RNA sequence: CUUAUCCAGAGUGACUGAGGGACAGGCCCUAUGAAGUCCAGCAACCUGCAUAAUGUAAGGUGCUAAUUCCUGCGGCAUACUAGACCGAAAGAUAAG
Numbered sequence: 001c002u003u004a005u006c007c008a009g010a011g012u013g014a015c016u017g018a019g020g021g022a023c024a025g026g027c028c029c030u031a032u033g034a035a036g037u038c039c040a041g042c043a044a045c046c047u048g049c050a051u052a053a054u055g056u057a058a059g060g061u062g063c064u065a066a067u068u069c070c071u072g073c074g075g076c077a078u079a080c081u082a083g084a085c086c087g088a089a090a091g092a093u094a095a096g
Stems, first nucleotide, its partner, number of pairs: 001096006011039001013038003019029003023072004040064003044061003047057004068090001073087003
């Protein structure tokens, strides 16, 4: 850079000690321990096995608060303030 997916799923653990949720604005989580590491778990993609769909395994990455936490840009409608919906942008993950 390209393609696909992102409403589900997953700790009453140990070490450690103050921050974190991509960014901005909100709103949240956190000493009843944040982030990180180990173990454990989940099963998104690839891989293995069976295969019509799909199921299964947990090997490689990944993931384990809140819809990618919501909004951000554009479109549509109108009671002219909203809201809802659709599509992007941006981000994350996997494969090439």

Record summary
This is a predicted structure of a 96-nucleotide RNA (SAM riboswitch aptamer (S box leader)) from a sheep gut metagenome. RNAcentral holds the sequence, with entries from MGnify. Its mean pLDDT, the model's own confidence on a scale to 100, is 77. Rfam family: SAM riboswitch aptamer (S box leader). Rfam's curators write: The SAM riboswitch is found upstream of a number of genes which code for proteins involved in methionine or cysteine biosynthesis in Gram-positive bacteria.